[in-house]
Context: one part of a larger RNA
RNA sequence: CUGGGUCUAAAGGGCUCGCAUGCGGACAUUUAAGUCCUGGGUUAAACCUACAGGCUCAACUUGUAGUUGCCUGGGAAACUGGAUGUCUUGAGGAAGAGAGAGGAAACAGGAAUUCCCGGUGUAACGGUGGAAUGUGUAGAUAUCGGGAGGAACACCAACGGCGUAGGCAAGUUUCUGGCUCUUACCUGACGCUCAGGAGCGAAAGCGUGGGAAGCAAACAGGAUUAGAUACCCUGGUAGUCCACGCCCUAAACGAUGGGUGCUAGGUGUUGGGAUAUAUAAAUCUCGGUGCCGCAGUGAAGACGUUAAGCACCUCACCUGGGGAUUACGGUCGCAAGGCUGAAACUC
Numbered sequence: 001c002u003g004g005g006u007c008u009a010a011a012g013g014g015c016u017c018g019c020a021u022g023c024g025g026a027c028a029u030u031u032a033a034g035u036c037c038u039g040g041g042u043u044a045a046a047c048c049u050a051c052a053g054g055c056u057c058a059a060c061u062u063g064u065a066g067u068u069g070c071c072u073g074g075g076a077a078a079c080u081g082g083a084u085g086u087c088u089u090g091a092g093g094a095a096g097a098g099a100g101a102g103g104a105a106a107c108a109g110g111a112a113u114u115c116c117c118g119g120u121g122u123a124a125c126g127g128u129g130g131a132a133u134g135u136g137u138a139g140a141u142a143u144c145g146g147g148a149g150g151a152a153c154a155c156c157a158a159c160g161g162c163g164u165a166g167g168c169a170a171g172u173u174u175c176u177g178g179c180u181c182u183u184a185c186c187u188g189a190c191g192c193u194c195a196g197g198a199g200c201g202a203a204a205g206c207g208u209g210g211g212a213a214g215c216a217a218a219c220a221g222g223a224u225u226a227g228a229u230a231c232c233c234u235g236g237u238a239g240u241c242c243a244c245g246c247c248c249u250a251a252a253c254g255a256u257g258g259g260u261g262c263u264a265g266g267u268g269u270u271g272g273g274a275u276a277u278a279u280a281a282a283u284c285u286c287g288g289u290g291c292c293g294c295a296g297u298g299a300a301g302a303c304g305u306u307a308a309g310c311a312c313c314u315c316a317c318c319u320g321g322g323g324a325u326u327a328c329g330g331u332c333g334c335a336a337g338g339c340u341g342a343a344a345c346u347c
Stems, first nucleotide, its partner, number of pairs: 003319004007301002012315001014200004022192002025087007033080002035076008048066007090190001091187003094183005102176006109153001114148007124135002161168002205246006214240002219235004257314006265292011296303002320347003329340004
């Protein structure tokens, strides 16, 4: 090295793009590198293997042959590779339709909370299991009118939609990415995967400058309690919001990497198309998203054409628990820290 695995036992990289690498559709001709057949050379002796012989057997020993490899001559042409030509089903393009909270920016809305001004009005309000802190006769709470400002968008709403993932929801406009269906007009294998690399990446956190209504770590007070550094209440600062720049982690989960083909069905829903029809119901079909379920799989739970079934290609990862998402070193970061990642020892 050869093994077995990765939904839940250890193990799928957070996601995408992508160079090298690995792998790669159909047909024909050719080549002969791989491959296979055959001959020669070499493969020291011992050892080893097979056969035969010698010590009464055996160990031991003698002989003959072999000795997986390498070099080389000749040959075969199915498969892999190389070359040439052709093809259309993989992939892409074109044309015609379509759906969508996909992304970015700008503009402008209504409800509500808070605050401010004014009117009415009077002694309470608020809060809790019950209270208190707190607010209020300097007129609160309640109610009516006016104004300011910030953040989030009820209903629609779904088992729905979109996005590679993170994620995305009031409205309008502009810019912009991707996807699906139909036609089968064009290119003609242009493909799949991807170590390293690059980009994106919730929340919290960091830097600079704004903004600040509500909420709210920290903090203060009131309660509760044996105590209460909590749960409950009254307040309240970072933060939450915006711009730009960092950070790069999550139960980043479907705890299930990506691609291709094959393998019963049933029933919802969503976006297209076809047949038929006055319309609709219905039938068929392509793409998504759910539930149930045959075969099969699985330790079971369960999975089951959206596979965890049957196969192939490729990347990543695992190899008893703790020590250890650690130490040391390296590298990235303003920092917080991230990534990489042991051993002693111990059970």